Overview:
A computed fold for a 1441-nucleotide RNA from an uncultured bacterium, annotated as small-subunit ribosomal RNA. It matches the Rfam family "Bacterial small subunit ribosomal RNA". The coordinates come from a structure-prediction model, not an experiment, and the mean pLDDT is 84.
C1' cells in the first nucleotide's frame, strides 16, 4: 500500500458497487414453457344454417336437437424449446486452460442466399367410452377416432455408392463427362394476390468436435515406468482421425531436458504490490472447463450421456393400508446447522435479452428495481463572521501565573442537510404500456436548528503534565516499561493523527540486493568436494567460402470485450458511466541483413600432443643387503643395591640384579648428511644395491593439425585408528593391574602390560584430509634468497657478472578486502566449467534409501525454541603471560599486638528501654573535644493542644499584660487572684484611639519520623600514585589511534634526544607556612650598645664551581666551599575519575508520612545490662628492674563565675588562706626518665597490681542504679604469649614525663610539647599495592567475570515401541444391477410383398445366453495418519545439586 474480510468503540446524509470462504442437510412458494393458423375431442357463449317436432297465417313463428359454421378456453396426440439462460468450484497437473496453428479426418436445428420439388395410397393410436387391479404412485383389458404422428408407391433437379476416363493439387482430396444401382415430401391459413410450412441439394453466417507446437505449482527421502503397453495388418465403431475396440504379428514406447509415484490446485483476461524485473493472487465482471445427493449407464435429439429428463446401485429423508411408493435448492427467496462472519420466503416484466407463436400474446427469481449491512470506493454536512473582563469551571503551578482559549457566553449572518407545503420528470422506440416513484429534481416556509468520534502521546513516530499504583495491577509491533517521585500501567487535563469513521486481528506484496536474471557470495563471518581420471553436458585458437537455426530489421495476421494509460464527453463534482487513441506475445507466416554465435566445406600453426638430445629428484613396486641402538638368552668379572621421581613408592635384586666384557637370537626403525631443500594429483615419501615403472624440467623445432578446458552421474587412489584370515612381535603401548598425588583422582607422574603398531591378502573411506584458498588460460611495478637447466661475456679453466626458462620462500607498489591481510605461487583484472552457502540451536541428528562383516559411512528433514549466533578490529579490565620500575611491599632490624588483668568500642544476647548511625582495606578510644539530672533522640507514668518557637488575618475582653500569698500534685500542670504596668498620639482626666501584650478562632507551627538508591554541601578511599585530557594537523570506512609510544634519565608525563606531529590545559615541581645559618629594626626582662629570647623585614643553595662518565644532551658519580648540597627536614596543598562509598542525626533540601500526636512539658529509669566473640589501648609479668633518700635539666600551652603563691592543718586526697596576675611581669609548675647513694637477689617475690572491705576528700539540687581522688587493709591472673599479624629508615623507632580542648566533676582516648635516643636495608626471587610497554581473551555490573556436563523436579514438541484403530490408491479372485453391443429368438407380431385368403415371407418385439460392467465380498501387500505400557535424546523453566 492492499483486502469478498472479521472483531472493539462510535455512527448524520447521498451516489456507485459488493455481500455464504470447511460440498452436512433442506419445510414452503416460485425459477420452462408455448403453439387451437398441425390434430381429433371436451367445455362455455351467442347467433346463422341445417335436422326433428308443434302451431299454423305455406312461409312465418316457436320449441327441441346438435349436423355444419363463428368466438373463447384447453386435458391429450403432434411440433419447437427444454443442451440456452441461472448456480457452484468438489474433481482435474490434463491438450483442462492460455497462445499460435491444422482439419485434404469432421458435424451443424432455427437464420440468410440459391436450385428443384411438394403426386398417389394405406394401417394404426392417445384422448374418449366401458371395465378391472391398487391405500397410493400408477398400471392392465375391450371398443371408437384424427393429424404437419407413422408406413408404402411414384417422380429424381439433385445426393450417395460402384465402373471407365480427363483436369487441378506436394498430398489421403476437389472437379467435369458416360453407364448402372439406391434415395424425398405435409400440410395449415388467406383479404385468394399470397403467407407460413415441408422435401432433396449447393453456398454462407454463427456454433461445435478432433489434432498439434509452445507455456502452465511443490517433491528425487518417488529412479526406473509401461502389456492395449509402442507400432503394423485386418475387421468393427464414430459426424470424424486414432489401440477408440477386437484378432493376429513384431517388441517396442517413455525417462535425469525428471518418466512413474506422492502432495496441492479449476485455468485465463485480470487483481494487489513493486522503479522495474519479479512476487502473491484468481472475489465481483468476462472467456473456457468441470460438476449437479455419491457412483455407473444409455435413450431422445441438430446438439446431452442432460441441475429443475430417464434406468440401475449406495447413503439419507418422507408417505404407506407394510404389499409398495416418492424425493434431490452448487436456480431465487427462505429454514436448520456450523462459524469470527455474509442480506428479503420483496416489486415488476415498464426497459434489455431469451423460448414458443402468423399474430395478439403467454412464460421468464435471466433481468430491471426496491429492502437489509459504513463491507468497500466517492461526495457533502455537523455552521460562517465578529467577540478579551482572556468569564466561570477543569488541569497544572516556581503561587507570579500558565493552559483549555475566540473556544464558550453574547451580537450579526447563512440554510447544504433536516421538517412541512406546492410542483414534478427523462428513462417510451409507438396509438397504448413506468415496477422504480409522487423517486430524482425545482420552488416556498421554518429554525443553528437534527448530526463526532476513535486511536495515539518512551524511541522508531507527530503529540506531556498531574495523580493513583509500587516487578503488584498491568502494557508491549521491536527495543523494552512497572521493585515509592512511571512523559511506557490506570485515570484526569492538555496535545497530535485520521475522520463517519477510527483502531485491532488475519493475509499478500514492498522495504529484503535476506535466493541476487536485472542484483549476492565461499582464506578467517554460512559456504571449495580429501584427490585425480573421465562420460553426458557447457565453453572453445587463426584465415576463408556456403547456409541462415540463433540474432537484427520490415510487413501481414492475431493477441475477445471489460480492465490499465492518455484525450474528450455524461450524471451539480467525484466515485461511476460513454466515445476515441495507445499499450499488451518466449506467437504464427512472409520478405530482407550476415558483424557475431551455430552448422558445413577448405586451409593454417601461436593452444595441445609427438620425435630427437640432455638434466635433477626421500616419485612408485619388487628382491637383496648393512651397521649403530634397545631387549632377551648363554658365559665371565663383580657385590648390594638398583630403578624411578618435584619427593616417594610399586617393580627388579644375595635363587647374584644394576654395572662391565665376550658370544648369540630376534624384530622394528634408519643418527650424522638434512636445508625456509627435493619428488608426488592428494594421502604421503629418507640406510645401501639391483631390476621393473610413472611424471617433471631444459634445448631443438622433426611431425600431427584444435586433436583443447572443465566435468553432473561414474570410476581410481586415499593418514591414523578400526575389521577379517594367516604370520610376526625387539621397542613402544589404548584397555587393564599396581604405586604415588589429591578433599576425591576412574587423570596428569611412576612400575608393569594385552590388543595394536610390522608383513601378506581383503575390507573400511574418514581427518584442523589446511594454504581452512576448486581447476584451466591470459594480463598487471619491483627487490631479495634458494633448488634444477640453458645462453652470453670473461678466463688456460673454474668462480664472478649479465640474460633467460621452470620450481620453492620472504618483502613490497598499484589494485583489492568488513578488517586482518593478499599482492606474477593473488584473496588484483577478465573469460570458461564444476562444487557449495542462505540466522543460531534442534542436527555432521531422526525416519527412509544406498554402501559395509561390524564399527560405522553417504544422502538428509521436521516439530519445537532463541533474538541472537558469528567475523575482524578498538578501548579497557583481567592472566598461577612476558619485559621495565616504584612503595616499610618483602627482605635486614627494633618495638609490639595475638596469651593475663583492667579501660574503651563493636557484635551477640538480654531488656519496658538497653535511642540512632558507622560494617573488608576505607566500621569497631568512630559521630562522642568527655550519658549521674540536663545532654537524650529510647522506655514507663503524669500532663498540654495555635502549641516550647515564627509570621499573618479576623473577632473579642478593659482592673488589660504581668503576678505574690495560698490549695493540689512526684514535678509539670491545674486552681487562685492581693498587687498592678509600658510605648505613640490625644484629653481636664489611665479620657479616647492605636501598638505591644492577653483570650477565642483560622491559616499554620513542630517532627533526631522515612528515603544518603531523589539531592546540595562536606568527607573517606585508590593516592601525593603520576597520571588525566584538549585544540589543530595526520592516519583509519569506523570504534579509535598519533601526540602520551621509542632511546636515556628522574621522586615525578622530571628533563633531554628522536619521531606526523606541533602546541596547550588539569596534575608534578615551584610560589605559601614552619625549623635550621645569618644581617638589620623593634620589643621584653630590676638592669645590660654583649648574649639569650619574642616579633617583623631581608640574605643564603642555583648542579653556581672543579674532575670523571654518558650521545657535544638531559642527567649521574666524586670533590671544594658552606650552617645547610643536589626536591636540606616538616607542613599545607589531593588531577580526570572510581566505590549508587559515608552522612536526611551537624546544616540545608525535593517527595512521602504525622497533626489532642511520630509535636511539646515533667518525674523516674535506660544508653553503664552480661554466658560469650572481636577490635583499639593501659598496666604488667621484673634486676637494663622495684622500693626509699638526695640531686640536675625542658618545651608547648592555659588562666577572671579563672589560675591561685607564700604560710599553716592533715599520713594523704584535701582544707584554711588569700598575695599576685586580664599575664614574656603572677599562677598552674615539683618535669620524668637521668645522676648519686642504699635495700631487695630470682621467688608468683619488697615483681604485678586486679578485686574486695573499712575510713575519708572533692565537684554538684542530687554520686543507689552511675563520678573522680586519698589512706589503711586485701593481694587475683600473669614468669614474655599458637596460627597469624602491626608500626617504623633518623632526631625516626623505642623509652620518659609535661600541657591543652571538651569540662561543675570525670581520660589508660584525642591533639600538641619537649627529654634520652638506637639497630638495619645484601637486594627485588617471593607476598601486597601501584605505574609504563607488550601479549592472549569466548571478560565489559569487566576474574568476586564468564561458563560446561551429569543428577533431581516441572512443562512442551518429537524419534523408537509389543501392538491396535482408521484413511487413500491399486492388485488377485468371487459375485454382478441397469444398459449398449453381439448371439439366439420354438413365444408374440397392424402397415410392405406373395396368397389357394387358410396362411406364408420380410422386418421387428418379448424372452434367454454371452462380453463389458457400477457396487459388494474375500485375500495378501503398498502408503499415510491416530492411539500406545515403556524407552531415547531435545528445548525451556525459580537464587536445587
Nucleotide at each position: 500500500g492492499a483486502u469478498a474480510a472479521a472483531c472493539g468503540c462510535u455512527g448524520g446524509c447521498g451516489g456507485c458497487g459488493c455481500g455464504a470462504a470447511a460440498c452436512a442437510g433442506c419445510a414452503u412458494g416460485c425459477a420452462a414453457g408455448u403453439c387451437g393458423a398441425a390434430c381429433g375431442g371436451u367445455c362455455c357463449a351467442a347467433g346463422u344454417u341445417g335436422c326433428u317436432g308443434a302451431g299454423c297465417u305455406u312461409g312465418c313463428u316457436u320449441a327441441u336437437u346438435a349436423a355444419a359454421c363463428u368466438g373463447g378456453a384447453u386435458a391429450g396426440u403432434g411440433g419447437c424449446a427444454a443442451a440456452c439462460g441461472g448456480g457452484u468450484g468438489a474433481g482435474u497437473a490434463a491438450c483442462g486452460c492460455g497462445u499460435a496453428a491444422g482439419u485434404a479426418a469432421c458435424c451443424u436445428g432455427c437464420c440468410c442466399c440459391u436450385a428443384a420439388g411438394u403426386a398417389g395410397g394405406g394401417g394404426a393410436u392417445a384422448a374418449c367410452u366401458c371395465u378391472g387391479a391398487g391405500a397410493a404412485a400408477u398400471c392392465g383389458g375391450a371398443g371408437c377416432u384424427a393429424a404437419u404422428a407413422c408406413c408404402u408407391u411414384a417422380u429424381g433437379u439433385g445426393g450417395u455408392c460402384c465402373u471407365u476416363c480427363g483436369c487441378c493439387g506436394c498430398a489421403a482430396g476437389g472437379u467435369a463427362a458416360a453407364g448402372g444401382a439406391c434415395u424425398a415430401a405435409a400440410g395449415c391459413u388467406u383479404u385468394c394476390g399470397g403467407g407460413c410450412g415441408c422435401u432433396u441439394g449447393g453456398g454462407g453466417a454463427g456454433g461445435g468436435g478432433c489434432u498439434u507446437g509452445c507455456g502452465u505449482c511443490c517433491u528425487a527421502u518417488c529412479a526406473g515406468c509401461u502389456u492395449g503397453u509402442u507400432g503394423g495388418u485386418a475387421g468393427g465403431g464414430u459426424a470424424a482421425c486414432g489401440g477408440c475396440u477386437u484378432a493376429c504379428c513384431a517388441a517396442g514406447g517413455c525417462g535425469a531436458c525428471g518418466a512413474c509415484g506422492g502432495g496441492u490446485a479449476g485455468c485465463u483476461g485480470g487483481u494487489c504490490u513493486g522503479a522495474g524485473a519479479g512476487g502473491a493472487u484468481g472475489u465481483c465482471c468476462a472467456g473456457c472447463c468441470a460438476c449437479a445427493u455419491g457412483g455407473g449407464g444409455a435413450c431422445u435429439g441438430a446438439g446431452a450421456c442432460a441441475c429443475g429428463g430417464u434406468c440401475c446401485u449406495g447413503a439419507c429423508u418422507c408417505c404407506u393400508a407394510c404389499g409398495g411408493g416418492a424425493g434431490g435448492c452448487a436456480g431465487c427467496a427462505g429454514c436448520a446447522a456450523g462459524g469470527a462472519a455474509u442480506a428479503u420466503u420483496g416489486u415488476g416484466c415498464a426497459a434489455u435479452g431469451g423460448g414458443c407463436g402468423a399474430a395478439a400474446g403467454c412464460c421468464u427469481g435471466a433481468c430491471a428495481c426496491a429492502g437489509c449491512g459504513a463491507c468497500g470506493c466517492c461526495g457533502c454536512g455537523u455552521g460562517g463572521g465578529g467577540g478579551a473582563a482572556g468569564a466561570a469551571g477543569g488541569c497544572c503551578u516556581u503561587c507570579g501565573g500558565g493552559u483549555u482559549g475566540u473556544a464558550a457566553a453574547c451580537c450579526c449572518c447563512u440554510u447544504u442537510u433536516c421538517u412541512c407545503a406546492g410542483g414534478g420528470a427523462a428513462g417510451a422506440a409507438u396509438a397504448a404500456u413506468g415496477a422504480c416513484g409522487g423517486u430524482a429534481c425545482c420552488u416556498g416556509a421554518g429554525g443553528a436548528a437534527u448530526a463526532a468520534g476513535u486511536c495515539u502521546u518512551g524511541g522508531c513516530u507527530a503529540a506531556c503534565u498531574a495523580c493513583g499504583u509500587g516487578c503488584c495491577a498491568g502494557c508491549a509491533g521491536c527495543c523494552g516499561c512497572g521493585g515509592u517521585a512511571a512523559u511506557a500501567c490506570g485515570u484526569a487535563g492538555g496535545a497530535g493523527g485520521c475522520a463517519a469513521g477510527c483502531g485491532u486481528u488475519a493475509u499478500c506484496c514492498g522495504g529484503a540486493u535476506u535466493u541476487a536474471c536485472u542484483g549476492g557470495g565461499c582464506a578467517u563471518a554460512a559456504a571449495g568436494a580429501g584427490u585425480g581420471c573421465g562420460u553426458a553436458g557447457g565453453c572453445g585458437g587463426u584465415u576463408u567460402g556456403g547456409u541462415a537455426a540463433g540474432u537484427c530489421g520490415g510487413a501481414u495476421g492475431u493477441g475477445a470485450a471489460a480492465u490499465c494509460u492518455c484525450c474528450c464527453g455524461g450524471c451539480u463534482u467525484a466515485a461511476c458511466c460513454g466515445g476515441g487513441a495507445g499499450g499488451a506475445g518466449u506467437c504464427a507466416u512472409c520478405c530482407g541483413a550476415u558483424a557475431c554465435u551455430g552448422u558445413u566445406g577448405a586451409a593454417c600453426u601461436a593452444g595441445a600432443g609427438u620425435g630427437c638430445a640432455g638434466c635433477a629428484a626421500g616419485g612408485g613396486g619388487a628382491a637383496g643387503u648393512g651397521g649403530a641402538a634397545u631387549u632377551c638368552c648363554c658365559g665371565g668379572u663383580g657385590u648390594a643395591g638398583u630403578g624411578g621421581u618435584g619427593a616417594u613408592a610399586u617393580g627388579c635384586g644375595u635363587a647374584g640384579a644394576u654395572a662391565u666384557c665376550g658370544g648369540g637370537a630376534g624384530g622394528a626403525a634408519c643418527a650424522c648428511c638434512a636445508g625456509u631443500g627435493g619428488c608426488g594429483a592428494a594421502g604421503g615419501c629418507g640406510g645401501c644395491u639391483u631390476c621393473c615403472u610413472g611424471g617433471g624440467c631444459u634445448g631443438u623445432u622433426u611431425c600431427u593439425g584444435a586433436c583443447g578446458c572443465u566435468g553432473a552421474g561414474g570410476c581410481u587412489c586415499g593418514a591414523a585408528a578400526g575389521u577379517g584370515u594367516g604370520g610376526g612381535g625387539a621397542g613402544c603401548g589404548a584397555a587393564c593391574a599396581g604405586g604415588a598425588u589429591u578433599a576425591g583422582a576412574u587423570a596428569c607422574c611412576c612400575u608393569g602390560g594385552u590388543a595394536g603398531u610390522c608383513c601378506a591378502c581383503a575390507c573400511u573411506g574418514u581427518a584442523a584430509a589446511c594454504g581452512a584458498u576448486g581447476g584451466a588460460c591470459a594480463c598487471u611495478a619491483g627487490g631479495u634468497a634458494u633448488g634444477g637447466g640453458g645462453a652470453g661475456u670473461a678466463u688456460c679453466g673454474a668462480c664472478c657478472c649479465u640474460c633467460u626458462c621452470u620450481g620453492u620462500g620472504c618483502c613490497g607498489c598499484a589494485g583489492u578486502u568488513a578488517a586482518c591481510g593478499c599482492u606474477u605461487u593473488a584473496a588484483g583484472u577478465g573469460u570458461c566449467c564444476c562444487g557449495c552457502c542462505u540466522g543460531g540451536g534442534g542436527a555432521c541428528u531422526a525416519c527412509g534409501g544406498c554402501c559395509g562383516c561390524a564399527a560405522g559411512g553417504c544422502u538428509a528433514a521436521a516439530a519445537c525454541u532463541c533474538a541472537a549466533a558469528g567475523g575482524a578490529a578498538u578501548u579497557g579490565a583481567c592472566g598461577g603471560g612476558g619485559g621495565c620500575c616504584c612503595g616499610c611491599a618483602c627482605a635486614a632490624g627494633c618495638a609490639g599486638c595475638g596469651g593475663a588483668g583492667c579501660g574503651u568500642g563493636u557484635g551477640g544476647u538480654u531488656u519496658a528501654a538497653u535511642u540512632c548511625g558507622a560494617u573488608g582495606c576505607a566500621a569497631c578510644a568512630c559521630g562522642a573535644a568527655g550519658a549521674a539530672c540536663c545532654u537524650u533522640a529510647c522506655c514507663a507514668g503524669g500532663g498540654c493542644u495555635u502549641g516550647a518557637c515564627a509570621u499573618g488575618c479576623u473577632g473579642g475582653a478593659a482592673g488589660u499584660a504581668g503576678a505574690a500569698a495560698c490549695c493540689u500534685g512526684a514535678a509539670a500542670g491545674g486552681g487562685g487572684g492581693a498587687c498592678g504596668a509600658c510605648c505613640u498620639g490625644u484629653u481636664a482626666a489611665g479620657u479616647c484611639a492605636g501598638g505591644a501584650g492577653c483570650c477565642a478562632g483560622c491559616a499554620c507551627a513542630g517532627g533526631u519520623g522515612c528515603u544518603g538508591c531523589a539531592u546540595g554541601g562536606c568527607u573517606g578511599u585508590c593516592g601525593u600514585c603520576a597520571g588525566c585530557u584538549c585544540g589543530u594537523g595526520c592516519c583509519g570506512u569506523g570504534a579509535g589511534g598519533u601526540g602520551u609510544u621509542g632511546g636515556g634519565u628522574u621522586a615525578a608525563g622530571u628533563c633531554c634526544c628522536g619521531c606526523a606531529a606541533c602546541g596547550a590545559g588539569c596534575g608534578c615541581a615551584a610560589c605559601c607556612c614552619u625549623c635550621g645559618u645569618u644581617g638589620c629594626c623593634a620589643g621584653u626582662u630590676a638592669a645590660u650598645u654583649u648574649u639569650u629570647c619574642u616579633g617583623g623585614c631581608g640574605a643564603g643553595a642555583c648542579u653556581g664551581c672543579c674532575c670523571c662518565g654518558c650521545a657535544a644532551a638531559a642527567c649521574g658519580g666524586g670533590g671544594a666551599g658552606g650552617a645547610a648540597g643536589g626536591u636540606g627536614g616538616g607542613g599545607a596543598u589531593g588531577a580526570c575519575g572510581u566505590c549508587a562509598a559515608g552522612u536526611c542525626a551537624g546544616c540545608a533540601u525535593g517527595g512521602c508520612c504525622u497533626u489532642u500526636a511520630u509535636g511539646c512539658c515533667c518525674u523516674g529509669g535506660g544508653c553503664u545490662a552480661c554466658a560469650c566473640a572481636c577490635a583499639c589501648g593501659c598496666u604488667a609479668c621484673a634486676a637494663u628492674g622495684g622500693g626509699c633518700g638526695g640531686u640536675a635539666c625542658a618545651a608547648c600551652a592555659g588562666g577572671c563565675a579563672g589560675c591561685g603563691a607564700a604560710g599553716g592543718a592533715g599520713c594523704a586526697a584535701u582544707c584554711c588562706g588569700g598575695a599576685g596576675c586580664u599575664a614574656a611581669u603572677c599562677c598552674u609548675a615539683c618535669a620524668a626518665a637521668g645522676c648519686c647513694g642504699u635495700c631487695c637477689u630470682c621467688a608468683g617475690u619488697a615483681c604485678g597490681g586486679a578485686u574486695u572491705g573499712c575510713a575519708g576528700g572533692c565537684u554538684g539540687a542530687a554520686a543507689c542504679u552511675c563520678g573522680c581522688c586519698u589512706g589503711c587493709a586485701u593481694g587475683a591472673a600473669g614468669c614474655u604469649g599458637g596460627a597469624g599479624u602491626u608500626g617504623c629508615u633518623a632526631g625516626u623507632a623505642a623509652c620518659c614525663g609535661c600541657g591543652u580542648a571538651u569540662c561543675a566533676g570525670c581520660a589508660u582516648g584525642g591533639c600538641g610539647c619537649g627529654g634520652u635516643g638506637a639497630a638495619u636495608a645484601c637486594g627485588u626471587u617471593c607476598u601486597c599495592g601501584g605505574g609504563c610497554c607488550u601479549u592472549g581473551u569466548a571478560c565489559a555490573c569487566a576474574c568476586c567475570g564468564c561458563c560446561c556436563g551429569u543428577c533431581a523436579c516441572g512443562u512442551c514438541a518429537u524419534g523408537a515401541g509389543a501392538g491396535u484403530c482408521g484413511g487413500c490408491a491399486a492388485c488377485a479372485c468371487c459375485u454382478g444391477a441397469a444398459g449398449u453391443c453381439g448371439a439366439u429368438g420354438g413365444g408374440c407380431c397392424a402397415a410392405c410383398c406373395c396368397u389357394u385368403c387358410g396362411g406364408g415371407g420380410g422386418a421387428g418385439c418379448a424372452g434367454u445366453c454371452g462380453c463389458c460392467g457400477a457396487g459388494g465380498g474375500u485375500g495378501g501387500g503398498g502408503u499415510c495418519g491416530g492411539c500406545g505400557a515403556u524407552u531415547g535424546g531435545g528445548a525451556c523453566g525459580a537464587a536445587g545439586u